[in-house]
RNA sequence: AUAAGAAACGGUGAUACACUUCAUAUAUCCUUGCCAAUACGGGGCAAGAGUCUCUACCGGGUUGCCGUAAACAACCUGACUAUGAAGGCAUUAAUUAGUCUU
Numbered sequence: 001a002u003a004a005g006a007a008a009c010g011g012u013g014a015u016a017c018a019c020u021u022c023a024u025a026u027a028u029c030c031u032u033g034c035c036a037a038u039a040c041g042g043g044g045c046a047a048g049a050g051u052c053u054c055u056a057c058c059g060g061g062u063u064g065c066c067g068u069a070a071a072c073a074a075c076c077u078g079a080c081u082a083u084g085a086a087g088g089c090a091u092u093a094a095u096u097a098g099u100c101u102u
Base pairs, nucleotide, nucleotide: 003102004101005100006099009098010096011095012094014091015090019087020086021085022084023083024082025081026056030048031047032046033045034044035043041066042065050057058078059077060076061075062074063073064072
């Protein structure tokens, strides 16, 4: 140098799950019915609607308001779920100009 081969190391390439961050959805929001409490109270159950969307539609707190009636209001804070992206622990079929063998 050429040919054949190998896959331990290295390179290339690929990738599942947990986890973290970000983005999108949804505003943890809205409507209705039945029942319930009453200033030491303001709750319970069910249905609907909302998402190119499965699920969820609640927890904690603050302030107000309602003079005993049937009705609550504003605000703060915390997620879960679906999908995507990045990171990340790790795994690895395959391949190989390095490498190794003849």
Model confidence (mean pLDDT): 81 of 100. This is a predicted structure of a 102-nucleotide RNA (Purine riboswitch aptamer) from Piscibacillus halophilus. The sequence was found by an Rfam model in a public genome assembly.